[in-house]
Molecule: transfer RNA
Organism: Chlamydiota bacterium
């Protein structure tokens, strides 16, 4: 220098052909249980979907540029 992939909750990830509320597990908080703690059960909080533009009635999803990370080629 060229190419591929990825970026969604504190962490690990899902999200179907663009469609009517953005989700799961773990973690956190509260409660039940216990003499108490752990475990278990129930409830609950938490998101500018990396950034900026574009297309569209509608974008996490499509297009363009940028940033960061991983890998491959030279």
């Nucleotide at each position: 220098g060229g190419g591929a992939c990825a970026a969604u909750a504190g962490c690990u990830c899902a999200g179907u052909u663009g469609g009517u509320u953005a989700g799961a597990g773990c973690a956190g908080c509260g409660a039940a249980c216990u003499c108490a703690u752990a475990a278990u059960u129930c409830g609950u909080u938490g998101g500018u979907c990396g950034c900026a533009g574009g297309u569209u009635c509608a974008a996490a999803u499509c297009c363009u540029g940028c940033u960061u990370g991983u890998c491959c080629c030279a």